Molecule: c-di-GMP-I-GGC riboswitch aptamer
Organism: Thermincola ferriacetica
């Protein structure tokens, strides 16, 4: 420098509820824990979701919006057993 547990010491929080912000997906807070070794931060490729503006004129096409706890990537941190 990489690695990375049957430790320590701690840290986030699914679904759900309730309040909110939004067309909507989904946010935010609070209650809660399903789980996370980066479940810290980044929309930069991909997937997936949603369709209000537009376009169409049956009825569907679409992201500029969403989703980092969906995969990749990228930037940062804690603890010091073992291979």
């Nucleotide at each position: 420098c990489a690695g990375c547990g049957c430790a320590a010491a701690g840290g986030c929080a699914a679904a759900c509820c309730u309040a909110u912000c939004g067309a909507a997906a989904g946010u935010u807070a609070g209650g809660g824990a399903c789980g996370c070794a980066a479940a810290g931060c980044c929309a930069u490729g991909g997937g997936u979701c949603u369709a209000a503006a537009g376009c169409u004129g049956u009825u569907g096409c679409u992201a500029u919006g969403a989703u980092a706890g969906c995969c990749a990537g990228g930037c940062u941190g804690c603890c010091g057993a073992a291979a």